[in-house]
Molecule: c-di-GMP-I-GGC riboswitch aptamer
Organism: Firmicutes bacterium UBA3567
RNA sequence: UUUUUUAAGGGCAAACCUAACGAAAGUUAGGGACGCAAAGCCACGGGUCUAAAGCAUUUUUGCUAUGACAGCCGGGCUGCCGGAA
Numbered sequence: 001u002u003u004u005u006u007a008a009g010g011g012c013a014a015a016c017c018u019a020a021c022g023a024a025a026g027u028u029a030g031g032g033a034c035g036c037a038a039a040g041c042c043a044c045g046g047g048u049c050u051a052a053a054g055c056a057u058u059u060u061u062g063c064u065a066u067g068a069c070a071g072c073c074g075g076g077c078u079g080c081c082g083g084a085a
Base pairs, nucleotide, nucleotide: 001085003083004082011036012035016031017030018029019028020027021026034071040077041076042075044074045073046072047069048068049067053064054063055062056061
C1' cells in the first nucleotide's frame, strides 16, 4: 500500500418483553440474540412503511411527506485488531 477467505481479542444486536416519547410508521433506554467484516455515518437514486396536518370525498375512505426505515438494493464519507500478498 492492498485486502477481508479462515481464526482470535474486541464491537454491533433481529424477533420478543418492559419503560419513555410519537398521530402513526417508528425512535431512545434496559433485558434479550436472529444475524452482521462496516449491522459505523449520510435519505443522494430506487424501494418500503406511516398519514397528524393539508386536499378531495358519497363522511369514511382516497391522495400527498414535510415523518420514518442505513439490518431492502445501489451510491457517497470514514474506519479498529488480526491474517495473507